Model confidence (mean pLDDT): 76 of 100. A computed fold for a 388-nucleotide RNA from an Anaerolineae bacterium, annotated as Bacterial RNase P class A. NCBI's taxonomy places the organism under Bacteria, Bacillati, Chloroflexota, Anaerolineae. The model forms 92% of the base pairs in the Rfam consensus. The sequence was found by an Rfam model in a public genome assembly.
RNA sequence: CAAGUCAGCCGGGCGGUCGCGAGCCGGGCUGACUGUACUGUCAGCCUGCGCUUGAGGAAAGUCCGCGCUCCACAGAGCACGAUGCUGGCUAACAGCCAGGCGGGGUGACCCGGCGGAACAGUGCAACAGAGAGGUAUAUUGCCGCCGUAGGCGGUGAGGGUGAAACGGUGCGGUAAGAGCGCACCGGCGGGCGUGGCAACACGACCGGCCAGGCAUACCCCAUCGGGAGCAAGACCAAGCAGGAGCGAGGUGCUGCUCGUACCAGUGAAGCUCCGGGUAGGUUGCUUGAGGCGUGCGGUAACGUACGUCCCAGAUAGAUGGCCGCCCAGGGGAUUGGCUUUUUUAGCCAAUUUCUGGACAGAACGCGGCUUACAGGUUGGCUUGGACG
Numbered sequence: 001c002a003a004g005u006c007a008g009c010c011g012g013g014c015g016g017u018c019g020c021g022a023g024c025c026g027g028g029c030u031g032a033c034u035g036u037a038c039u040g041u042c043a044g045c046c047u048g049c050g051c052u053u054g055a056g057g058a059a060a061g062u063c064c065g066c067g068c069u070c071c072a073c074a075g076a077g078c079a080c081g082a083u084g085c086u087g088g089c090u091a092a093c094a095g096c097c098a099g100g101c102g103g104g105g106u107g108a109c110c111c112g113g114c115g116g117a118a119c120a121g122u123g124c125a126a127c128a129g130a131g132a133g134g135u136a137u138a139u140u141g142c143c144g145c146c147g148u149a150g151g152c153g154g155u156g157a158g159g160g161u162g163a164a165a166c167g168g169u170g171c172g173g174u175a176a177g178a179g180c181g182c183a184c185c186g187g188c189g190g191g192c193g194u195g196g197c198a199a200c201a202c203g204a205c206c207g208g209c210c211a212g213g214c215a216u217a218c219c220c221c222a223u224c225g226g227g228a229g230c231a232a233g234a235c236c237a238a239g240c241a242g243g244a245g246c247g248a249g250g251u252g253c254u255g256c257u258c259g260u261a262c263c264a265g266u267g268a269a270g271c272u273c274c275g276g277g278u279a280g281g282u283u284g285c286u287u288g289a290g291g292c293g294u295g296c297g298g299u300a301a302c303g304u305a306c307g308u309c310c311c312a313g314a315u316a317g318a319u320g321g322c323c324g325c326c327c328a329g330g331g332g333a334u335u336g337g338c339u340u341u342u343u344u345a346g347c348c349a350a351u352u353u354c355u356g357g358a359c360a361g362a363a364c365g366c367g368g369c370u371u372a373c374a375g376g377u378u379g380g381c382u383u384g385g386a387c388g
Base pairs, nucleotide, nucleotide: 001384002383003382004381005380006379007378008377009376010375012326013325014324015323016322017321018320020054021053022052023051024050025048026047027046028045029044030043031042032041033040056359060370061369063368064367065366066365067364068229069228070227071226080225081224082223083222084221085099086098087097088096089095100114101112102111103110104109115220116219121218122217123214124213139159140158141155142154143153144152145151146150167185168184169183170182171181172180186210187209188207189206190205192203193202194201195200233283234282235281236280242274243273244272245271246270249263250262251261252260253259290309291308292307293306294305295304296303297302327357329355330354331353332352333351334350335349336348337347338346339345
């Protein structure tokens, strides 16, 4: 210098101006209460060149795990769902850290649903092939026999098919062959030793055990799992359906009495009390497994001590618009220089101009995962090249 790999960080800045939400402090009006000498308290509405403050790394998807709330709940089992190497972290997790094993890469490093060594059972494998899991199979071949075309028997060693064909090499053996026997190699299983908390690794020994693959097909095993969600839930005033109690009269003609009509004792009118949900208001609501800094413990995830800070709470949903200057980035023009055999070519520098900042937006909170993202930036490491 080039290519790559891993882990972080930022994700426009400053000023002006006009607005929006929230809190505080004022001012005005109205109402209620206490009370009356002023006043005070509470609530609502309006308002202020007033002060402070106001989105994210993912606020997103709502995929996991919790807190919180209400409902349900003797115990056990079945069913259903989730998880699935080991150790640790954590409130918890399908997350994170560390390690093991397998696979990929020259390497840094990356990927893995990674329990069942698939003889518990069921099942799957297109096409090709004789045969796809059965002590299976026989197209060609090889060997033997029969009356040599051909048939019968033996064989699974060679050829052929396939992603995959029943361990490999050699010697013996045989009619030809075969773990049929033996040596070595590979795999598997068994108990043992050493190291490790463990997953596991290494080592020697024994067993011809060699009857494969897929559990990311069902299944089996182990562990875990009540349901619904802030539109949870709680409270408030008024009103409605309705209900309870008291109540012997009530209403119209009429201002009153009588009369009369209707309603009422099968309980009217009136009074008092109760009264669910929805809508409305208040609350839940933001101080929290909280942020930052330092020290200590730990390889790390993380834990802990001390110090310090308070950092959006809207409810049809505030956090925005415009202008100026600047900062990245991109394009053009002019001038100068360099490269080149030449060029309307390329590179570099200066000036100037245009353009220009992604993905996206809280709604009870928190921990993760996943997905989206213009551009900028820092550090570790790897491979290759050049020079010293």